[in-house]
Molecule: SAM riboswitch aptamer (S box leader)
Organism: soil metagenome
RNA sequence: UCUCAUCGAGACGAGGCGUAGGGACCGGCCCGUUGAUGCCUCGGCAACCGGCGGAAGUCUUCGCUCGGUGCCAAUUCCGGCCUGAAGAUUCAGGGAAGAUGAGA
Repeated sequence: UCUCAUCGAGACGAGGCGUAGGGACCGGCCCGUUGAUGCCUCGGCAACCGGCGGAAGUCUUCGCUCGGUGCCAAUUCCGGCCUGAAGAUUCAGGGAAGAUGAGA
């Protein structure tokens, strides 16, 4: 970089380091010196891949959570582009972008 799948659920939290920004980008709106974001340890959630066990018998499916990831503010926080409806800003659908996993 490409392909496929998922993104309306879930995750109370504790301790340590450290300091001014952080929530990918832009706008909005939030979070943050009552210490956020981040990093480490513990804890937790989930079940994508592997593993193990059961069912089924070609399409798979259920469970455990041992291993590899991932995740633990807000729907991916909301929107950004297109279409439709209502009417002046909303609603619905689909995309784009992004994130994670698996494969190339």